[in-house]
RNA sequence: CUCUUAUCAAGAGAGGCGGAGGGAAUGGCCCUUUGAAGCCCGGCAACCACUGUUUGUACAGUAAGGUGCUAAAUCCAUCGGAACUUUGGUUUCGAAAGAUAAGAU
Numbered sequence: 001c002u003c004u005u006a007u008c009a010a011g012a013g014a015g016g017c018g019g020a021g022g023g024a025a026u027g028g029c030c031c032u033u034u035g036a037a038g039c040c041c042g043g044c045a046a047c048c049a050c051u052g053u054u055u056g057u058a059c060a061g062u063a064a065g066g067u068g069c070u071a072a073a074u075c076c077a078u079c080g081g082a083a084c085u086u087u088g089g090u091u092u093c094g095a096a097a098g099a100u101a102a103g104a105u
Stems, first nucleotide, its partner, number of pairs: 002104007013041001015040003021031003025078004042070003047066002049062005074097001079094006
């Protein structure tokens, strides 16, 4: 890099350093000098992990370890279907794309 499986509406600081960008892409719409990215500390969660019950499987618990996360639903839409409709759209379902974990090549 590619593939498989699972999850993605909950949760998480008025801290320190830092100084101009950030929210994957496109279009919107936002955040940001009342301080962006990044780093440190803190925190959240519980995929792996560990403990117990268990035939399988599943459930419950823990947080020292490997990751992850810490504005807005994955911020919304993007492709297709359905319902409704004042024909502009609204609601809803699925897919695609993306993110994370575990595994495989």

The RNA shown here (SAM riboswitch aptamer (S box leader)) has 105 nucleotides and comes from Peribacillus deserti. NCBI's taxonomy places the organism under Bacteria, Bacillati, Bacilli, Bacillaceae, Peribacillus.